Notes:
The prediction has a mean pLDDT of 89. A computed fold for a 359-nucleotide part of an RNA from Granulimonas sp., annotated as large-subunit ribosomal RNA, domain IV. Its Rfam family is "Bacterial large subunit ribosomal RNA". The organism belongs to Granulimonas, within Bacteria.
Context: one part of a larger RNA
RNA sequence: CCAUGGUCAAGGAACUCGGCAAAAUGGCCCCGUAACUUCGGGAGAAGGGGCGCUCCCCCCGGUGACGGACUCCGCGUCCCGAGCCUCGGGGAGCCGCAGUGGAGAGGCCCAAACGACUGUUUACCAAAAACACAGGACUCUGCUGAAGUCGUAAGACGACGUAUAGGGUCUGACGCCUGCCCGGUGCCGGAAGGUCACGGGGAGCCGUCAGCGCCUCCGGGCGCGAAGCGGCGAACCCAAGCCCCGGUAAACGGCGGCCGUAACUAUAACGGUCCUAAGGUAGCGAAAUUCCUUGUCGGGUAAGUUCCGACCUGCACGAAAGGCGCAACGAUUUGGGCGCUGUCUCGACCAUGGACCCG
Numbered sequence: 001c002c003a004u005g006g007u008c009a010a011g012g013a014a015c016u017c018g019g020c021a022a023a024a025u026g027g028c029c030c031c032g033u034a035a036c037u038u039c040g041g042g043a044g045a046a047g048g049g050g051c052g053c054u055c056c057c058c059c060c061g062g063u064g065a066c067g068g069a070c071u072c073c074g075c076g077u078c079c080c081g082a083g084c085c086u087c088g089g090g091g092a093g094c095c096g097c098a099g100u101g102g103a104g105a106g107g108c109c110c111a112a113a114c115g116a117c118u119g120u121u122u123a124c125c126a127a128a129a130a131c132a133c134a135g136g137a138c139u140c141u142g143c144u145g146a147a148g149u150c151g152u153a154a155g156a157c158g159a160c161g162u163a164u165a166g167g168g169u170c171u172g173a174c175g176c177c178u179g180c181c182c183g184g185u186g187c188c189g190g191a192a193g194g195u196c197a198c199g200g201g202g203a204g205c206c207g208u209c210a211g212c213g214c215c216u217c218c219g220g221g222c223g224c225g226a227a228g229c230g231g232c233g234a235a236c237c238c239a240a241g242c243c244c245c246g247g248u249a250a251a252c253g254g255c256g257g258c259c260g261u262a263a264c265u266a267u268a269a270c271g272g273u274c275c276u277a278a279g280g281u282a283g284c285g286a287a288a289u290u291c292c293u294u295g296u297c298g299g300g301u302a303a304g305u306u307c308c309g310a311c312c313u314g315c316a317c318g319a320a321a322g323g324c325g326c327a328a329c330g331a332u333u334u335g336g337g338c339g340c341u342g343u344c345u346c347g348a349c350c351a352u353g354g355a356c357c358c359g
Base pairs, nucleotide, nucleotide: 001354002353003352004351005350006349007348008347010345011344014343019340027051028050029049030048031047036041038173052094053093054092055091056090057089058088061085062084063083067079068078069077070076095099107338108337109336110335111334112333113332114330115329119131120130135171136170137169138168139167140166141165148157149156150155174325175324176323177322179255180254181253184252185251186248187247188246189245190244193243194242195241199237200236204232205231206230207229208228211224212223213222214221215220256274257273258272259271260270283317284314295311296310297309298308299307
């Protein structure tokens, strides 16, 4: 010096990102316990007192000897109650610094954020405000093989279930609520019109060719061309989809700008204008969201970029990617206080094991 323990004057968080670590609290009995609250809770709230040993007395309980009464005699029933065991209460006394005399055994309070809660998770850096959760909502599914899922299939799950059931998605106890927009995208419904595949349909055109016409150097050449066969093929008929017409936002999503105006000033209930599908309602708000920003005011401190309460100028909250509250809960996060301490002022000593020296 390192590790692990032990102790400390005075002070007591001045340490530090932060009371990290340590200290402190700690059991049982009694007294006594606030706001708030979903009336269960909060509560072991908080805050106090008692606790050992000896002797005596009292009460309750357990066991029950001896004795007594009865006897249908039994290892029967009943009465008395010694002795022993034990909880509790009262009184008197004894000792120490100290009596749950050792070990083991909550620190507490106030305020705020988030999540209702118990649970779950990154096996080996994250336990959380993340996941889940009861509850809410939307949507799909009518069952001979549901919808959905796995599988090429057979088959299986769903389910030996049947819409009070099952699947998917979102939200996330509870309380009060959940506004406006359907123009775009999605989904649902509609079928008149537009578009439109295969198929049907065949107008018409073409190839081939019997035959015919013309020419001929008699080898053939040119032209027309029925039927058949083959090819191309217009009109017209024709499904879904798309276009189109409606609906739907707890579907994906979205929820304005400029100018003016009141008899101090300031501000603007009011007016004008442009744009939009509609221009953000309630509630909340410098917030787990506020850039400017350590905003401003108030509180707390001697002093407070954090914290709490307000204000509203919301860069860029806002209503089930829910909004705002909320008792209880939390190895969560933030601020404050009491207690307590070697965290610190500021260090010292002790013990054990290392390091170090000799071997």